[in-house]
RNA sequence: GGUUGAUAAAGGCAAACUUAGCGAAAGUUAAGGACGCAAAGCCACGGGUCUUCUGCUUACAAGUAAUGAUCGCCGGGCUACCGAG
Numbered sequence: 001g002g003u004u005g006a007u008a009a010a011g012g013c014a015a016a017c018u019u020a021g022c023g024a025a026a027g028u029u030a031a032g033g034a035c036g037c038a039a040a041g042c043c044a045c046g047g048g049u050c051u052u053c054u055g056c057u058u059a060c061a062a063g064u065a066a067u068g069a070u071c072g073c074c075g076g077g078c079u080a081c082c083g084a085g
Stems, first nucleotide, its partner, number of pairs: 003084003012037002017032006035072001041078003045075003048070003054065004
């Protein structure tokens, strides 16, 4: 440096749920809490999914469109601890 995640150690992250803040919503942030995770570290680049303040269609209802959200949906890119061959 490449491959890999058997065993182990040092450590790491934190689903649901609860409380509070932000947001139109999806969701997100902080604290508590652990379902899980070997990249559950980072990047919305491709696909998927969620939402619709607003735009468009529309008499309304409703439909439709991300520029919003999700990397703990999948793929891709970048970076990284420990062990093993």